A computed fold for a 328-nucleotide part of an RNA from a seawater metagenome, annotated as large-subunit ribosomal RNA, domain IV. RNAcentral holds the full RNA, with entries from SILVA.

Context: one part of a larger RNA
RNA sequence: CGAUGUUGAAGGAACUCGGCAAAAUGCACCCGUAACUUCGGGAUAAGGGUGACCUAUGCGAAGGCAACUUUGUAUAGGUGGCACAAAAUUGGGGGUGGCGACUGUUUACUAAAAACAUAGGGCUCUGCGAAGCCGCGAGGCGACGUAUAGGGUCUGACGCCUGCCCGGUGCUGGAAGGUUAAAAGGAGGGGUGAGAGCUCUGAAUUGAAGCCCCAGUAAACGGCGGCCGUAACUAUAACGGUCCUAAGGUAGCGAAAUUCCUUGUCGGGUAAGUUCCGACCUGCACGAAUGGUGCAACGAUCUGGGCACUGUCUCAGCCAUGAGCUCG
Repeated sequence: CGAUGUUGAAGGAACUCGGCAAAAUGCACCCGUAACUUCGGGAUAAGGGUGACCUAUGCGAAGGCAACUUUGUAUAGGUGGCACAAAAUUGGGGGUGGCGACUGUUUACUAAAAACAUAGGGCUCUGCGAAGCCGCGAGGCGACGUAUAGGGUCUGACGCCUGCCCGGUGCUGGAAGGUUAAAAGGAGGGGUGAGAGCUCUGAAUUGAAGCCCCAGUAAACGGCGGCCGUAACUAUAACGGUCCUAAGGUAGCGAAAUUCCUUGUCGGGUAAGUUCCGACCUGCACGAAUGGUGCAACGAUCUGGGCACUGUCUCAGCCAUGAGCUCG
C1' cells in the first nucleotide's frame, strides 16, 4: 500500500451510468391512519406515545383442603443511569409512470425478466374400435374416459370492447361441366405365314381423387390508398371532383418498450432537466384475441422525483484484527 471491521467535526448524494455500498428503520402494547379500490384490500399505510427497577392498591392465572408458593396485568406514587425492546435476533417509509393481472416457472456454471406458465376467453377436430400420438406389426397411450369429455391452435385475471376486407393463400362444402393415371375398349395398320394362326402397334369411347370451376369462412394466414379543389382576414377544410382497390384503419390510444427528422412544441418539476410527468397530433413506420384501451392488488422488474439517513462524496484521518514488509 492493500483486506476486513469500528468511529467521527462541518456539510448531507455535492459521489456515481445509477444512493452501488453503507447508514437509518426494526420488537410488544396504546393512539392514529390518505388517495384509490375488484369493497377483500391499500395497512405494520403514514405519523405519534409507552417500555428498566422499587412500593402500594385493584383484578386475575397455576399448584394446594387450607396456610402458602410461583406468576400475569391495570392504576397511582417513587428510584437510578449518557442510554431501560440497554446485548443478540429484528420492516426504511411516502408519491409518479411503463410492463406483466396475481402465487408460480426459466438459460444447472455470466441473463429471473417485460420472457414461459396461469385461471379466464375463442376457433377447430373428435360419436367411441373417437380424433390425435407411439409402434413394421400384434399392440399401447388417449381412458377402465365419452362432447360439462379428449386433441390441436391462438389469446391471457377483471372492466369497456373487439370495426371493414373472402381478391390472394389455407380450410370447409358443391350429384353439373373441363382436364386427367392405371385399366377397359378396340376402328385401323405393320411383321410373319400357304393358310389357320402367332406377334407388334393402335384411333374413337368408358375411366377416380386431384386441379380448374362455383360458394362459404378472418378470435384462419393475412390486408386495411392516392391526387386536386373548396368557408366573407389568414389558416384549416365539415363539403365536392377524380383515379385505383378485395377493402381503404372504425373505437380507443399516440414523439409511445413503437417518432427517423428530434433534445418536436407547450406546460410541470430544477438555479440549470437529450431522462421523467401532463398535453398537442405533423402516427418516417399504433390499432383492436399476431388482441385495443383502462385497471385495485402484486413485483429481488424497469424509469424519473422527494423525505429520513449516512465516509458515496467535499477529503481525507484515527483505531482494531489478520496478512504483506523490516529485524531477529

Its mean pLDDT, the model's own confidence on a scale to 100, is 88. Its Rfam family is "Bacterial large subunit ribosomal RNA". Rfam links the family to the GO terms ribosome and structural constituent of ribosome.